[in-house]
Predicted 3D model of RNase P RNA and transfer RNA as a complex of 423 nucleotides. The prediction has a mean pLDDT of 76. It holds a member of the Rfam family "Bacterial RNase P class A". Gene Ontology terms of the family: ribonuclease P activity, tRNA processing and dimeric ribonuclease P complex.

RNA sequence: UCAGUGGAAGACUCAGUCGCGACCCGGGAACGGGCCGAGGAAAGUCCGGACUCCGCAGAGCAGGGUGGUGGGUAACGCCCACCGGGAGUGAUCCUAGGGAAAGUGCCACAGAAAAUAUACCGCCGGUUUCGACCGGUAAGGGUGAAAUGGUGAGGUAAGAGCUCACCGCGGUGAUGGUGACAUCACUGGCAUGGUAAACCCCACUCGGUGCAAGGCCAAAUAGGAGGGUAGAGGUUGCUCGCUUCGUGCGCUCAACGAGCGUUGAACUCUCGGGUAGGCCGCAUUAGAUGAAUGGCUGAGGACACCAGUACGCUGGUGUUAACAAAAUCCGGCUUACGAUCCACUGGCUUU
RNA sequence: GGCGGCAUAGCCAAGUGGCUAAGGCAACGGUUUGCAAAACCGUCAUCCCCGGUUCGAAUCCGGGUGCCGCCU
Numbered sequence: 001u002c003a004g005u006g007g008a009a010g011a012c013u014c015a016g017u018c019g020c021g022a023c024c025c026g027g028g029a030a031c032g033g034g035c036c037g038a039g040g041a042a043a044g045u046c047c048g049g050a051c052u053c054c055g056c057a058g059a060g061c062a063g064g065g066u067g068g069u070g071g072g073u074a075a076c077g078c079c080c081a082c083c084g085g086g087a088g089u090g091a092u093c094c095u096a097g098g099g100a101a102a103g104u105g106c107c108a109c110a111g112a113a114a115a116u117a118u119a120c121c122g123c124c125g126g127u128u129u130c131g132a133c134c135g136g137u138a139a140g141g142g143u144g145a146a147a148u149g150g151u152g153a154g155g156u157a158a159g160a161g162c163u164c165a166c167c168g169c170g171g172u173g174a175u176g177g178u179g180a181c182a183u184c185a186c187u188g189g190c191a192u193g194g195u196a197a198a199c200c201c202c203a204c205u206c207g208g209u210g211c212a213a214g215g216c217c218a219a220a221u222a223g224g225a226g227g228g229u230a231g232a233g234g235u236u237g238c239u240c241g242c243u244u245c246g247u248g249c250g251c252u253c254a255a256c257g258a259g260c261g262u263u264g265a266a267c268u269c270u271c272g273g274g275u276a277g278g279c280c281g282c283a284u285u286a287g288a289u290g291a292a293u294g295g296c297u298g299a300g301g302a303c304a305c306c307a308g309u310a311c312g313c314u315g316g317u318g319u320u321a322a323c324a325a326a327a328u329c330c331g332g333c334u335u336a337c338g339a340u341c342c343a344c345u346g347g348c349u350u351u
Numbered sequence: 352g353g354c355g356g357c358a359u360a361g362c363c364a365a366g367u368g369g370c371u372a373a374g375g376c377a378a379c380g381g382u383u384u385g386c387a388a389a390a391c392c393g394u395c396a397u398c399c400c401c402g403g404u405u406c407g408a409a410u411c412c413g414g415g416u417g418c419c420g421c422c423u
Stems, first nucleotide, its partner, number of pairs: 001347008012300007020037002023034004039323001043334002046332005051210001053208002063206005068082005083097001084095004098201002103199002105195003120141002122137006149167006168190001169188008214280004224271006231240003244265002248262006301320008352422007361376003369406001378394005399415005
């Protein structure tokens, strides 16, 4: 000097003053006093839990989620350590990283051929009417993101794991490691392209609901259930009040009409459910219920600029910030963030 | 506060991995016409933004932004 990693902190501190909210004390009230009062992300609501109500014999299916290994945790898709792969000179960073010989699907265009299929040019052999045809080949060219292991040598008519060496891959064994895996030895000519953040298979895991959950108290009006419509008061002498309505239905009386029962309406009383509304849920030094936590002044500090300088500093001016703000609580993740501070590490240059 | 959904041209919209992202209306340019209208031809896309998976992303996955709806 350029980078990397981890952490701290984030109204700068103190005092005064004006103001806001909860709680406590005093007061009839107005008000006064005391004490406390946002964040690292309170955010996004992306995961996980507490708590809540609903559902539930058990098991399975369907559907969702996670996906290297070991550990941590109440739990997690979070954290720590390690393994494999990739990027970087390096510190370090990224990694949804099970299975493609269980099955299915897809692989545009180009190309001969995109997966049990195949030969365009080329090379080699044969035939030939000299146009071409038949056979061999997968080395070379060409296409594509991807072409049937790669390089070299031998071999061959030309070629080919056809053979050999090395590399890669598969299998077996040994050693080390809890393990993912690593190293080594032997072995197989290679034994079947890619894609699962395509369906799917495997392993593990998940019941739903979210504080507008849920619980308690409880108007007016309407509706539901049941009752009453003749007795009440009292000084024990009594006083006050009374036929609620319907050509409804049934019974009684010879009838007008009356009485009794029943049914409905009206009025009135009681009960229960729900709504409005209120309280709890709601806090362990915030605990609101449309939501408080702010402003100003002074001193100090920090930073920037200007001037002076005896290079130690001195004076003046300005700024004091960003992202954003609790709403049941907690553990994480992600995203946003001005100016900073601390510790460690690497590259380059110079001494 | 909680829960769910959507975003493709100025507007309405199709497209659920593949060639240059359909179509209609509007706008603009041209042809036609004496001038217009109509008609015909053409032009117009940061598929909301960023990253990842893949040979390849509007589409699949993650994060962000904006808008809409439901629950007292």